Model confidence (mean pLDDT): 79 of 100. A computed fold for a 73-nucleotide RNA from a soil metagenome, annotated as c-di-GMP-I riboswitch aptamer. The sequence is in RNAcentral, with records from MGnify.
């Protein structure tokens, strides 16, 4: 690389939430780690407000560690 397995973007339906969004089902743009863990960084977004602070959401961006399919290289 190919094959097998796995995950699941956008979108749709239902449901929860003030909201960003979460959960379940469908779906499949993509992914060797789009598996896990912890911490840090970056980015975007929401709410409140005494206005530059607080509280939250997402990340399939980076970085660290552990595990992991195949076997042409």
């Nucleotide at each position: 690389a190919a094959a097998a397995c796995g995950c699941a973007a956008a979108c749709c339906c239902g449901u929860c939430g003030c909201g960003a969004g979460g959960c379940g089902g469908g779906g499949a743009c993509g992914c060797a780690a789009a598996g896990c863990c912890c911490c840090g960084g970056g980015g975007a977004c929401u709410u409140c407000g005494u206005c530059c602070g607080a509280a939250g959401u997402c990340u399939g961006c980076c970085a660290g560690g552990c595990u992991g399919c195949c076997g042409a290289a």
Record summary: It matches the Rfam family "c-di-GMP-I riboswitch aptamer". Rfam describes the family as follows. GEMM was predicted in a large-scale screen for bacterial structured RNA regulatory elements. Genes associated with GEMM are involved in a diverse array of functions, including chemotaxis regulation, signal transduction, secretion and chitin.